This is a predicted structure of a 92-nucleotide RNA (c-di-GMP-I-GGC riboswitch aptamer) from a Desulfuromonadales bacterium. Its mean pLDDT, the model's own confidence on a scale to 100, is 90. Rfam family: c-di-GMP-I-GGC riboswitch aptamer. Its family is annotated with cyclic-di-GMP binding in the Gene Ontology.

RNA sequence: UCCGAUAAGGGCAAAACCGGUGCGAGCCGGUGACGCAAAGCCACGGGUCCGCCGCAGCCGACAGGCAAAGGCGGAUAGCCGGGUUGCCGAAG
Numbered sequence: 001u002c003c004g005a006u007a008a009g010g011g012c013a014a015a016a017c018c019g020g021u022g023c024g025a026g027c028c029g030g031u032g033a034c035g036c037a038a039a040g041c042c043a044c045g046g047g048u049c050c051g052c053c054g055c056a057g058c059c060g061a062c063a064g065g066c067a068a069a070g071g072c073g074g075a076u077a078g079c080c081g082g083g084u085u086g087c088c089g090a091a092g
Base pairs, nucleotide, nucleotide: 002092003089004088011036012035016031017030018029019028020027021026034078040084041083042082044081045080046079047076048075049074050073051072052071053070057066058065059064
């Protein structure tokens, strides 16, 4: 260094419920632990999700509405990859 133990000491906290916040995805706090060796941090690539716009198309009472594609903005780091920092130390 790779690696990650029925190790030690610690850490984080899914779902659900409560309160707050946001159009929404979601986020924040509390309770709570399904899990996690980076479940620390970063939206860079892909995915998913949300909002707005919207070509084709569809509907229409002809006011307009819906909306594959596509565009813009956002969410997710506990979806995957990548980047970056880092505690402990058995075996190999």